[in-house]
Context: one part of a larger RNA
Molecule: small-subunit ribosomal RNA, 5' domain
Organism: uncultured bacterium
């Protein structure tokens, strides 16, 4: 001297762009953060229309309120079914390990949505949740009965074609092997469903792309005051298990594996791209952003599903909080804000789906604390401005003096001018490709810009000053207050304490502490 997610201490006037729990992976009050489809199915309620009828009012015509059927649209509910809910969001606790990262493999793999191609949906059938009825329950819920739909569940049939056994032919490889064809045999689909008639779905098959499993080289903390670790441990051969290869896991056989080129054991630690720094080489770090991984109270398990062993799903077991009628029951902010707490120390219980993205859905839309904004903090970095020319009797006040002066100081005053920011008034957006039939639709936000108006008006401080190290006097104190990063200052003439004049440096900040290089 750089740097910082920094705090403290004095200051503070505007915007621009970032960026704000580093500590206790302590515990939460409240709200919100994943839902959608009626173009997959019964239903119930609503709204409109229409007949019929009965009340009241009226002389009628009518009007007003009910109650029956009935059609068609339209909205609305739980429910059954799909898709989604394994993405977005957080967060670093564990973990020194193929968890990363970079080349390689996978002849041992899987992939919902999406794209290509090919082939295809024949006949059936049972239920069951809503609704209804009856019961238990403080509740959270649950039981039993009758009925009832499907794109929801079952049999059968059919196979371009897939597995699987068995016979066998070519061709070709990197070891097991691999592709293509062919005999016989076994097993294997679907919803001819919605529809607004444009579509949108549904089964198998083979390929594509995207995601995603496994494998293995090579790389990357400290520690020998850890030196021997190991028994599913290392191999085989069989069997189970998985998309899949493997001791994963089992039965038997063998006795091996790894280790000073650091095994095994303690500490620590999410890991890269990166960031800081440094001429590099290196040393430190890994906060926002990006990509991997891991985690969801804590420890275990698994259901479903193309995909989790699943943050806002289940079950068990625990700690720890509630509500209770005591019998029993619910909950999980390391999701956005927001509270306690701890701490030197880190924001609003905001607006909006307009834009970008994403879920469902033909769509219109719906949802979306991701996201776009806003708001709070000199936290940072980066711009602006606190005016600008003249102006000497060098005015007065301050401080100093050798009393003649000096300095403060061209500084003010005073003239002449300017109006950026801020303020005040009148116009006012791009972002709108989209979506709608058309009207129209922008949270931000009356912002951003422009335009006029006023008038130097509203806007300056910190640190320092013996030497390193750039800036000196006086007055006060007298090893006393105190100062300090080193040297050292301070005991009666202190440029070193304290003030005060005046200087230097830097400037909306400027010093102190902390850490890195």
């Nucleotide at each position: 001297g750089g740097a910082c997610g920094a705090a403290c201490g004095c200051u503070g006037g505007c915007g621009g762009c970032g960026u704000g729990c580093c500590u206790a992976a302590u515990g939460c009050a409240u709200g919100c953060a994943a839902g959608u489809c009626g173009a997959a199915c019964g239903a119930a309620g609503a709204a409109c229309c229409c007949a019929c009828u009965c009340u009241g009012g009226g002389u009628a015509a009518c009007c007003a309120a009910g109650g029956u059927g009935g059609a068609a649209u339209u909205c609305u509910u739980a429910g059954u079914g799909g898709c989604g809910a394994a993405c977005g969001g957080g967060u670093g606790a564990g973990u020194a390990a193929c968890a990363c990262g970079u080349g390689a493999g996978a002849a041992a793999c899987c992939u919902g949505c999406c794209c290509c191609g090919g082939a295809g949906a024949c006949c059936g059938g049972g239920a069951u949740a809503g609704c209804c009825c009856a019961g238990g329950g403080a509740a959270a819920c649950c039981u039993g009965g009758a009925u009832u739909a499907a794109u929801a569940c079952c049999g059968g049939a059919u196979a371009u074609c897939c597995u699987c056994c068995u016979a066998u032919g070519a061709c070709c490889g990197c070891a097991u092997g691999g592709u293509c064809g062919c005999u016989g045999g076994a097993g294997g689909a679907a919803a001819g469903g919605g529809u607004c008639c444009g579509c949108c779905g549904c089964u198998c098959c083979g390929g594509g792309a995207u995601g995603g499993u496994c494998u293995c080289g090579c790389g990357a903390c400290c520690u020998a005051u850890c030196a021997g670790c190991u028994u599913g441990u290392u191999g085989g051969u069989g069997a189970g298990g998985u998309a899949g290869c493997g001791g994963c896991u089992c039965a038997c056989c063998a006795a091996g594996g790894c280790a000073a080129u650091g095994a095994c054991g303690g500490g620590u630690a999410g890991c890269u791209g990166g960031u800081c720094u440094g001429a590099g080489a290196g040393g430190a770090c890994g906060a926002u952003c990006a990509g991997c991984c891991a985690c969801a109270c804590u420890g275990g398990g698994a259901c479903u599903g193309a995909g989790a062993c699943a943050c806002g799903g289940c079950c068990c077991a625990g700690a720890c909080u509630c509500c209770u009628a005591c019998g029993g029951g619910a909950g999980g902010c390391a999701g956005c804000a927001g509270c306690a707490g701890g701490g030197a120390a880190u924001u609003u219980u905001g607006c909006a789906c307009a834009a970008u993205g994403g879920g469902c859905g033909c769509a219109a839309g719906c949802c979306u604390g991701a996201u776009g904004c806003a708001g709070c903090g000199a936290c940072g970095c980066c711009g602006c401005g606190u005016g600008g020319g003249g102006g000497a009797u060098g005015a007065a006040u301050g401080c100093c003096u050798u009393c003649g002066g000096g300095u403060u100081g061209u500084a003010a005053a005073c003239c002449c001018c300017u109006u950026u920011c801020a303020g005040g008034a009148g116009g006012g957006a791009c972002g709108a490709a989209g979506c709608g039939a058309a009207a129209g639709u922008g949270a931000c936000g009356g912002u951003a810009c422009c335009u006029c108006c006023a008038g130097a008006a509203g806007a300056a401080g910190c640190c320092c000053c013996g030497g390193c190290c750039a800036a000196c006097u006086a007055c006060g104190u007298g090893c006393c207050a105190g100062c300090a990063g080193c040297c050292g200052c301070g005991g009666u003439a202190a440029u070193a304490c304290g003030u005060a004049g005046g200087g230097g440096g830097c400037g909306a900040g400027c010093g102190u502490u902390g850490u890195c290089c």